[in-house]
RNA sequence: AAACGGCAAACCGCCGGGAACGGCGGGGCGCAAAGCUCCGGGCCUCACCGCCUCGAAGGAGGCGCAGGCGGCCGAGCUACCGAA
Numbered sequence: 001a002a003a004c005g006g007c008a009a010a011c012c013g014c015c016g017g018g019a020a021c022g023g024c025g026g027g028g029c030g031c032a033a034a035g036c037u038c039c040g041g042g043c044c045u046c047a048c049c050g051c052c053u054c055g056a057a058g059g060a061g062g063c064g065c066a067g068g069c070g071g072c073c074g075a076g077c078u079a080c081c082g083a084a
Base pairs, nucleotide, nucleotide: 006031007030011026012025013024014023015022016021029071035077036076037075039074040073041072042069043068044067045066049064050063051062052061053060054059
C1' cells in the first nucleotide's frame, strides 16, 4: 500500500437529566487509536448547597461545590491487519 473489519458527527424517534448532556434505535460527517482513564489544561452547565456583589423585596450576577464534553489539546495504559 491493500484486505477483513471497527467506531460514528449533524439530524430524527423514544427514554433519562434542572441544565450542560447521556442511553437505545435509525443515520453517516468524519476518525488509524473517534479504544480505555477526567491525571494536567481548556470549554460548557450550574437546579440544590456555600461564599461574594447588586437590590427595599421578589430576584439578578460572579465564584466555589457538583456535573458534563475523551469527536478540544496534552499525558498514561492497551490494541487489529500489514506489502515494498
c-di-GMP-I riboswitch aptamer from a soil metagenome, 84 nucleotides, folded computationally. Its Rfam family is "c-di-GMP-I riboswitch aptamer". Gene Ontology term of the family: cyclic-di-GMP binding.